[in-house]
């Protein structure tokens, strides 16, 4: 300088004008209580500060919180898987082990197929204990494109065909035998907390896949969610219970009361208690962010300082404008040139800017992004 990897933080700045939801403080028209000093709610003004994210998204895991279930045990069933740690907890994190991809940084994958049962597409002869299509070999008589047997050594089929060189042996042939390697299984010893590694010893054992088909081991699982809950409450209609009335006039109407007039018939008034609409609360201080120590390889636990950072309800957090800064394309200019052209600056005019909007709330995961910006490590070239 190039190609890779893999973490880590960022997600435009400043400002005018007009607005939008909270809170905080001054005024305040009204309302409600009073012990008459006063107190409380609010429409509305002012004025000061505050108002989206790295994923707020997906609603895939965990856990807080409410609620409602609930002696005890088992079975269904659902999730979850190498080991060891970390946390509240988790399918998350971190350190390892085995395995597999890559020169490497670095990335993938993770109980059990030697309890069982089921499949294994096309091709092939044959897909799991056996199995003969071409080839070998052996026979046979009917001499072919023939029958029978032998044979997994050679071809050919497929993701995938039952260790692997060599020998001996045979009609060919095969772990049938033997040596070497490989790799199972069993045992034995060392190293490890463990997964699991190393090395010796027997067994010719040579055992396909798939567990995202059932299944087996282990582990871990009460259900609903802020439309959880809780609190305060109109009108209508219904319910309990009291007055009062049924022509000896309850009750309404005449603008406030009496008289008087109209209307008027079985209801009319007032209590209480439940529920809806409203409303308010949960509501944002929390397994919180930051920096230091400090223990641990880390994950992260622990002490100390210090910080306050939306709380909305069809649902606010925005529109428009200016200038600055980023990114693209064009045109000049200086500058280099091998004259094609190249690229560091500067000047002008036009254009772009992503993914995507909190809803109780926190710890994951996955999935989406225009542009840039820091660190680490690996590789190749080149120069000292």
């Nucleotide at each position: 300088g190039g190609a890779g990897u893999c973490g880590g933080a960022c997600g435009g700045g400043u400002u005018g004008u007009c607005g939008c939801c909270g809170c905080g403080a001054g005024g305040g028209a009204u309302u409600c209580c009073u012990u008459c000093g006063g107190g409380a709610a609010c429409a509305c003004c002012u004025c000061g500060g505050g108002g989206a994210g790295g994923a707020a998204a997906g609603u895939c895991c965990g856990g807080g919180c409410u609620c409602c279930a609930c002696a005890g045990g088992g079975c269904a069933g659902a999730a979850c898987g190498c080991u060891g740690g970390g946390u509240a907890a988790c399918c998350c994190c971190c350190a390892g082990a085995g395995g597999g991809a890559g020169c490497g940084a670095u990335c993938c994958c993770u109980g059990g197929a030697c309890a069982g049962c089921g499949c294994c597409a096309c091709a092939g002869a044959a897909a799991g204990c056996a199995a003969a299509c071409c080839g070998c070999c052996c026979g046979c008589c009917a001499u072919g494109u023939g029958c029978g047997g032998g044979u997994a050594a050679g071809g050919g089929u497929g993701a995938a065909a039952c260790g692997g060189u060599g020998g001996g042996g045979u009609a060919a042939g095969a772990g049938c035998c033997c040596a070497c390697c490989a790799g199972a299984c069993g045992u034995c010893g060392c190293g490890g907390u463990g997964a699991c590694g190393c090395g010796g010893c027997g067994u010719g054992c040579u055992c396909g896949g798939u567990a995202a088909g059932c299944c087996c081991c282990g582990u871990u699982c009460g259900g609903a969610g802020c439309a959880a809950g809780a609190c305060c409450a109109a009108a209508u209609a219904g319910g309990g219970g009291g007055a009062c009335g049924c022509u000896u006039g309850a009750g309404g109407c005449u603008g406030g009361c009496c008289c008087g007039g109209c209307c008027g018939a079985a209801g009319u008034c007032c209590c209480c208690g439940g529920g809806u609409a409203g409303g308010u609360u949960g509501c944002u201080u929390g397994a919180g962010g930051c920096g230091c120590g400090u223990c641990g390889u880390g994950a992260g636990g622990c002490g100390c300082g210090u910080c306050c950072u939306a709380g909305a309800g069809g649902a606010a957090u925005g529109a428009c404008g200016a200038c600055c800064a980023c990114c693209c394309c064009c045109g000049c200019c200086u500058c280099c040139u091998u004259c094609g052209g190249g690229a560091a600056g500067g000047c002008g005019a036009g254009g772009g800017a992503a993914c995507a909007g909190a809803a109780c709330c926190c710890g994951g995961c996955u999935u989406a992004c225009a542009g840039g910006c820091c660190g680490g490590c690996u590789c190749c070239c080149c120069u000292u």

Predicted 3D model of a 384-nucleotide RNA (Bacterial RNase P class A) from Megalodesulfovibrio gigas DSM 1382 = ATCC 19364.
Its mean pLDDT, the model's own confidence on a scale to 100, is 75.
It matches the Rfam family "Bacterial RNase P class A". It is annotated as a ribozyme.
The sequence is in RNAcentral, with records from Rfam.